The RNA shown here (TPP riboswitch aptamer (THI element)) has 98 nucleotides and comes from a Cellvibrionaceae bacterium. Its mean pLDDT, the model's own confidence on a scale to 100, is 78.
[in-house]
RNA sequence: AUUGCGCUCCCGGGGUGCCUUUGGCUGAGACGUGUAACAGCGAACCCGCAGAACCUGAUCCGAUUAGCAUCGGCGUAGGGACGAGUCUCAAUAAUGGA
Numbered sequence: 001a002u003u004g005c006g007c008u009c010c011c012g013g014g015g016u017g018c019c020u021u022u023g024g025c026u027g028a029g030a031c032g033u034g035u036a037a038c039a040g041c042g043a044a045c046c047c048g049c050a051g052a053a054c055c056u057g058a059u060c061c062g063a064u065u066a067g068c069a070u071c072g073g074c075g076u077a078g079g080g081a082c083g084a085g086u087c088u089c090a091a092u093a094a095u096g097g098a
Base pairs, nucleotide, nucleotide: 001092002091003090004089006086007085008084009083011048012047013046014045017025018024019023031042032041033040054079055078056077060073061072062071063070
């Protein structure tokens, strides 16, 4: 001096389920407001290319559950949201010294 990871900030992306239903379950999250219902707005949470946050495939397949969730397959599949700062750590190059 350059690059990568980490961390921080702004900005942005995303989902909001199941049922034995007035209560309960899983989970990071399943909340509030609003609507005839969606949408929208806000909060928390997760994620932002080293991208499985999330969507499509999918009214998918297997295990498991009351059911969703979860785990695995699908998946080296197709999509998917950015920049800046910081030398914490690491690597490379140059120069100088011992």